[in-house]
RNA sequence: CGCAGAGGGAGAGCCCAGCCACGAGCUGGCGCCGAAGGAGCAACCGCCCCGGAAACUCUCAGGCAAAAGGACCCUGCGCACUA
Numbered sequence: 001c002g003c004a005g006a007g008g009g010a011g012a013g014c015c016c017a018g019c020c021a022c023g024a025g026c027u028g029g030c031g032c033c034g035a036a037g038g039a040g041c042a043a044c045c046g047c048c049c050c051g052g053a054a055a056c057u058c059u060c061a062g063g064c065a066a067a068a069g070g071a072c073c074c075u076g077c078g079c080a081c082u083a
Stems, first nucleotide, its partner, number of pairs: 001078005007073002013030001015029005031064003037060001038058003044052002
């Protein structure tokens, strides 16, 4: 780094209006969250240049019952590099 796993995995609205197949559904509004993705700052790495770079910042996207998703962690296998 890749694949696999009935593994762990947080936050924030049961607000308002309309529609309606009356469903925690759809559209719009307001409020809110950060841990998919994206963007910004730059400690640092490296350094001629080019470049890399956070769980910080933003909230475009996403999300605010459960499920799903989910950064990251764990386990197994494989690959690469270093010693």